RNA sequence: GCCGAUGUGGCUCAGUGGUAGAGCGUCUUCUUGGUAAGAAGGAGGUCGUGGGUUCGAUUCCCACCAUCGGCU
Numbered sequence: 001g002c003c004g005a006u007g008u009g010g011c012u013c014a015g016u017g018g019u020a021g022a023g024c025g026u027c028u029u030c031u032u033g034g035u036a037a038g039a040a041g042g043a044g045g046u047c048g049u050g051g052g053u054u055c056g057a058u059u060c061c062c063a064c065c066a067u068c069g070g071c072u
C1' cells in the first nucleotide's frame, strides 16, 4: 500500500428498515442472627464519527476513525 471482519448500557453478546433487548455486573427493598444463595423492583445506551438514500436508518450506501486478521 491492497483486501476482509468487527465496532450496540460497566463486561459479553442479540437485534439487520417502523420509537433498542438479554445474561452477568451495579443500586434499592424483602428474606437471614449475619454473610452467601434466593425473590421483587430500578438506574444505566444520541447503536464508533460525519454525510447520503428513505415518510422513517442500529439496520441500506459512501467516506473517515479504532481494533483484529490476510496479502505484498
Base pairs, nucleotide, nucleotide: 001071002070003069004068005067006066007065010024011023012022013021018055026042027041028040029039030038048064049063050062051061052060
The prediction has a mean pLDDT of 82. The RNA shown here (transfer RNA) has 72 nucleotides and comes from a Candidatus Roizmanbacteria bacterium. Lineage of the source: Bacteria > Bacteria candidate phyla > Candidatus Roizmaniibacteriota. Rfam family: tRNA. The family's RNA type in Rfam is transfer RNA. Rfam links the family to the GO term triplet codon-amino acid adaptor activity.